Transfer RNA from a Polyangiaceae bacterium, 72 nucleotides, folded computationally. The coordinates come from a structure-prediction model, not an experiment, and the mean pLDDT is 83. The source organism's lineage runs through Bacteria, Pseudomonadati, Myxococcota, Polyangia and Polyangiaceae. It matches the Rfam family "tRNA". About the family: Transfer RNA (tRNA) molecules are approximately 80 nucleotides in length. Gene Ontology term of the family: triplet codon-amino acid adaptor activity.
[in-house]
RNA sequence: GGGCGGAUAGCUCAGUGGUAGAGCGCCGGCCUUACAAGCCGGAUGUCGCGAGUUCGACACUCGCUCCGCCCA
Numbered sequence: 001g002g003g004c005g006g007a008u009a010g011c012u013c014a015g016u017g018g019u020a021g022a023g024c025g026c027c028g029g030c031c032u033u034a035c036a037a038g039c040c041g042g043a044u045g046u047c048g049c050g051a052g053u054u055c056g057a058c059a060c061u062c063g064c065u066c067c068g069c070c071c072a
Base pairs, nucleotide, nucleotide: 001071002070003069004068005067006066007065010024011023012022013021018055026042027041028040029039030038048064049063050062051061052060
């Protein structure tokens, strides 16, 4: 230098153009003498950054940044 994949909640990751989600974790309640487990409820997001397309973008297009793999 070229090619491919990835970046979404605290962590691990879903999300094929129409309300951003799950599991774990966290907080509160129930239960218990108490803890754990279980049950119920709740909070948490500039969707890496900038532009474009579109009535509408996490998703499509372009550029950039960072991480990983491959080629040179």